[in-house]
RNA sequence: CGAAAAUCCGGGGAUGGAGUCCCCCUUAUAACCGCUCGGGCUGAGCUGAUGACUCCUGCCGGCAG
Numbered sequence: 001c002g003a004a005a006a007u008c009c010g011g012g013g014a015u016g017g018a019g020u021c022c023c024c025c026u027u028a029u030a031a032c033c034g035c036u037c038g039g040g041c042u043g044a045g046c047u048g049a050u051g052a053c054u055c056c057u058g059c060c061g062g063c064a065g
Base pairs, nucleotide, nucleotide: 010025011024012023013022016056017055018054019053020052021051034046035045036044037043
C1' cells in the first nucleotide's frame, strides 16, 4: 500500500431518495398514520413528494425554442 474476514451502528415526524439541523419515542401496546364542513355514520371539499433547509427523481401549471 492492497485484499479478505469478523464485530458494532435503535426507531418515528400524512406519497420517493440523499445531506445537514431540529423535535419526538423507546423494545413496541411507543413516537407516527394531513386538513375542512356536518351532532354522528355516510358523504362532500382541500393542501403537500421537506419536521425545516438544500439537492435529485416523479407529478402539476405557465412561458420560450